Context: one part of a larger RNA
RNA sequence: CUGGGCGUAAAGCGUCCGUAGGUGGUUUGUUAAGUCAGAGGUGAAAUCCCAGGGCCCAACCCUGGAACUGCCUUUGAUACUGGCAAGCUGGAGCGCGAUAGAGGAAGAUGGAAUAUCUGGUGUAGGGGUGAAAUCCGUAGAUAUCAGAUAGAACACCAAUGGCGAAGGCAGUCUUCUGGAUCGUCGCUGACACUGAGGGACGAAAGCGUGGGUAGCAAACAGAAUUAGAUACUCUGGUAGUCCACGCCCUAAACGAUGCAUGCUUGUUGUUGGUUUCCUUCGGGGGAUCAGUGACGUAGCUAACGCGUUAAGCAUGCCGCCUGGGGACUACGAUCGCAAGAUUAAAACUU
Numbered sequence: 001c002u003g004g005g006c007g008u009a010a011a012g013c014g015u016c017c018g019u020a021g022g023u024g025g026u027u028u029g030u031u032a033a034g035u036c037a038g039a040g041g042u043g044a045a046a047u048c049c050c051a052g053g054g055c056c057c058a059a060c061c062c063u064g065g066a067a068c069u070g071c072c073u074u075u076g077a078u079a080c081u082g083g084c085a086a087g088c089u090g091g092a093g094c095g096c097g098a099u100a101g102a103g104g105a106a107g108a109u110g111g112a113a114u115a116u117c118u119g120g121u122g123u124a125g126g127g128g129u130g131a132a133a134u135c136c137g138u139a140g141a142u143a144u145c146a147g148a149u150a151g152a153a154c155a156c157c158a159a160u161g162g163c164g165a166a167g168g169c170a171g172u173c174u175u176c177u178g179g180a181u182c183g184u185c186g187c188u189g190a191c192a193c194u195g196a197g198g199g200a201c202g203a204a205a206g207c208g209u210g211g212g213u214a215g216c217a218a219a220c221a222g223a224a225u226u227a228g229a230u231a232c233u234c235u236g237g238u239a240g241u242c243c244a245c246g247c248c249c250u251a252a253a254c255g256a257u258g259c260a261u262g263c264u265u266g267u268u269g270u271u272g273g274u275u276u277c278c279u280u281c282g283g284g285g286g287a288u289c290a291g292u293g294a295c296g297u298a299g300c301u302a303a304c305g306c307g308u309u310a311a312g313c314a315u316g317c318c319g320c321c322u323g324g325g326g327a328c329u330a331c332g333a334u335c336g337c338a339a340g341a342u343u344a345a346a347a348c349u350u
Base pairs, nucleotide, nucleotide: 004321005320006319007304008303012318014201015200016199017198021194022193023192025088026087027086028085029084030083031082033081034080035077036076037075038074039073040072041071042070049065050064051063052062053061054060091191092188093187094186095184096183097182098181099180103177104176105175106174107173108172109171110154114150115149116148117147118146119145120144121143125136126135162169163168206247207246208245209244210243211242215241216240220236221235222234223233258317259316260315261314262313263312266295267294268293269292270291271290272289273288274287275286276285277284278283299306300305323350324349325348332343333342334341335340
């Protein structure tokens, strides 16, 4: 160097964009760098290997051969890879015509519920629990009616559904805006895939400044329970949860399954297109493309299971793993206001 792996045993970066690099469809010509063949030079000696010989043998030594798998020069070959030139249309992109959608941002707006306040009716309880008590209430509560104010979240529709790269996204309307799919085969003509570094996004919690605060609720206080109860239950309750701007950058960030492309029996749901046939015009059947589920063939797998949405058969590129603990640690470095994050050992132990 080659050889093994990564759903659950150690192992897929949280996700995407993209630089270098690696890899790359099809045809013809050219070149001859890689590649292959011939020749020449060199590849010191010793060592190694083979044959023979010398010390009684062996180690050791001597002679000869082979080898030194390499490098250089030169002459050729041209299938493959590369370079150059000219093409092609299947990959990719663009145009045109349609379609679906909680995709994103900003603004406006709606009803139910909850809480508080004001007023009316009304009187002794209410609330809470396994049972209670703390708590609220004759300074008139709970209940009920009318009105006002506030903040947050959007019942039904709703789905095994949709959209998004992931995180994630749900009342309604408007404006701005990203992507996808189908059809058409009109245009460009390999423009592609992956992606070390790098950049952007990234739930919740947390941090900074300024607002906001109905409900909920870490901390905290009290009532219970209990041997105790720094808990589970109850009554309260502050950060926080909400908004704007700026940080943080982590999750069982999960499909615990990297991305791209091709190939490989099927059955049955469902979403969005296109097309065709039938129709009682409600709809139904077939074909096909793109998604999303269930079950299963071959095959794979240690098994579980996966199975055209592969964990099957292959190719390209990246990331990662190498017994358990020590250790998602120490030190150093980078980043951060901090909390901390990222990178990441060893002694020792088993």

This is a predicted structure of a 350-nucleotide part of an RNA (small-subunit ribosomal RNA, central domain) from an uncultured Candidatus Saccharibacteria bacterium. The coordinates come from a structure-prediction model, not an experiment, and the mean pLDDT is 88.